The RNA shown here (Bacterial RNase P class A) has 352 nucleotides and comes from Granulosicoccus sp. Of the family's consensus pairs, 97% are formed in the model.

[in-house]
This record gives sequence, C1' cells and structure tokens, in this order.
RNA sequence: GGAGUUGGUCAGGUGAUCGCGACCUGUUAUUGCAGGUCGAGGAAAGUCCGGGCUCCAAAGGACAAGGUGCCAGGUAACGCCUGGGGGGUGUGAACCCACGGCCAGUGCAGCAGAGAGUAGACCGCCUAAGUGAGAUUCGUCUCGCCGGUAAGGGUGAAAGGGUGCGGUAAGAGCGCACCGCGUCGAUGGCAACAUUCGAUGGCAUGGUAAACCCCACCUGGAGCAAGACCAAAUAGGGGAACGAUGGCGUGGUCCGCGCUGUUCCCGGGUAGGUUGCUAGAGAAGCAUGGCGACAUGUUUUCCAGAUGAAUGAUCAUCCUCGACAGAACCCGGCUUAUGACCAACUCCCACU
Repeated sequence: GGAGUUGGUCAGGUGAUCGCGACCUGUUAUUGCAGGUCGAGGAAAGUCCGGGCUCCAAAGGACAAGGUGCCAGGUAACGCCUGGGGGGUGUGAACCCACGGCCAGUGCAGCAGAGAGUAGACCGCCUAAGUGAGAUUCGUCUCGCCGGUAAGGGUGAAAGGGUGCGGUAAGAGCGCACCGCGUCGAUGGCAACAUUCGAUGGCAUGGUAAACCCCACCUGGAGCAAGACCAAAUAGGGGAACGAUGGCGUGGUCCGCGCUGUUCCCGGGUAGGUUGCUAGAGAAGCAUGGCGACAUGUUUUCCAGAUGAAUGAUCAUCCUCGACAGAACCCGGCUUAUGACCAACUCCCACU
C1' cells in the first nucleotide's frame, strides 16, 4: 500500500419563522385563544417463529395432524441466544450445519456392468484333482469338457477394508505384521465426546431418513377488523333440512360433559361514537457474580397513540455531505434492504 474477516456507534446537526397531532395548565358560556412538554426505525419491512392480552368457556381424555431434533446452560417462551462436542468450507482471520435412529420395517439408486445387498464371473489366472482328443525330442505341450478363483483388468457415483510378507495349482484375512473398523475396559469431562492407552474380534449384515417410517420432547382455537359499552335501524319477511335414537357447544375424529332447539339459502334495514390505546417480561447508569448469553441489587427516568390516517415548508450555517425507508394492541427473536465512521484480527506485495 492492497484485499478480506469480525464487532461496535450513528442514521445529518444547530438557529430563526410559519404550519401539524397528543397531553397538561390558564382563559373563554361555547365555537375559540395563549403557554408548556413530547412526537416514527435499526430495521418500523417480511408476517417466518415465540409469547403477553381478549373471547370461545369453562370438564376432561384419546387418536389423528403439525413442529423441533448433538451436549450443557440462558430466557416468560421459542425453531432464538451463549458456551462446548462432532462434521464441513477457506492459506488464514473466520464462517456454515435440516447434527436422534438404516441391527424395527418398507422403498429408492436410470443407463452401464458378470454382479447394486445376505448383491458376482465378462476379459482374465489355474490345470493340483477328474475326463476327452491331438502332437511328441517321452521331459512334456496344445485345445476342449467338468471344475477352482475374485489378487489383476473393465463398467459405474458407488463393487465384498488398505499396504506388505507368507501360503496356494492359481488365488483369497486363508494366516501373520502394521493401519483401519467393531465391542469391552481404563483415564479425562456434568455431558455430547476424546485418547500416540489397554484388551479382544478376522471384521464390512454397504448407501440413502430436507425418502416413507421409528424414537424422544412440545402443541386447544380464533384474533384488536379480539373484546366491552352507548346509539341507530329493521321485513316478528319467504323457503328448505334435522328434530330427543335429534340439534348445538372456536381446526378434524371418537369417548365424555353441558345446554335444549339448531343449521342452510334468498331478500330487506342500520353500521355513528366511546373504550380497548400505552408505565412495560420498559429503558439507561453503577456494583456484584458468571468464559458468556445473562442474573441479582441499587439509582435515575417516562421517550407517539393517529383513525382517508399527525412531524412539513422556508432561510442561514456547520459537517463525516446523510442510504434503506413511516408506528396503527404490545413485546422477545430471526430473515431481508442499506450509507458513513471507529476498533481489533488475517493474508499478499514493496521498502527499511
């Protein structure tokens, strides 16, 4: 100097003038007026998870269905976060994981290939043992049949552990050594697991579960357009179905329980206001404990509640020259979009 990785902070500032919304105070009979305080985000986005809250409404259980999936913690909870284990990517800093089980069962792997799972003999190798023919220098050789073989070659994404030695007719864990793999033990660790450890076994009954499935754990439903109150309006209209062995009861099915009438179609009328609505699993500082996520204690503080939907405009000035983008019941996460600054770490090049 260049290229990267990870973490943190901010999201234009200041002043003046005019204009918006909420709340408070004063005044005003009231419509109004004056003053004060506050007024979009780190993602408010996606609606992907988890809850708080409201209702079904209270009596529950089972099945089905769905979700998660290494270990230990954190949390109100989670599919989230922290730390660790194992696997993978990268030279590295780092990053990713849909990470229980194939010895419960079923399925799938085209083509090629001899053979693709209790899966093999195509090319080869052998001629020990059995048999036929030919040749013969009488040692044997050649061809065939019957057989042996899976070490060499080929096919394939994948082919019955690897290397070496012995052995054999030729071979083969057939035997042995080392490696690998399984099981058991010892040691360390809460555990997942680990091991230049020990013993034992000739040991591949393959792969695949974001294949069906099995196992462990978890799960009522609907949602602020929930719900509550006030007001308004009506056609107490028409038709159909079931009818106590029935009907209804907030996902499905069954059992149970409760109530005693429900359900569907056509047509007509009304739909305005108040509340829910913001003091919270809240935020910030400090101390203590913890590797950490966080926890405990203490101090300080109140930071939107709109409803066809509030924060805009002008001028001046500073500067790191401002991207992505606007709350609608609330909160904890994840994912996506995005500008600037700061810090640490990694690699490469050049110079000293």
It is recorded under the gene name rnpB. Rfam family: Bacterial RNase P class A. The family's RNA type in Rfam is ribozyme. Rfam describes the family as follows. Ribonuclease P (RNase P) is a ubiquitous endoribonuclease, found in archaea, bacteria and eukarya as well as chloroplasts and mitochondria.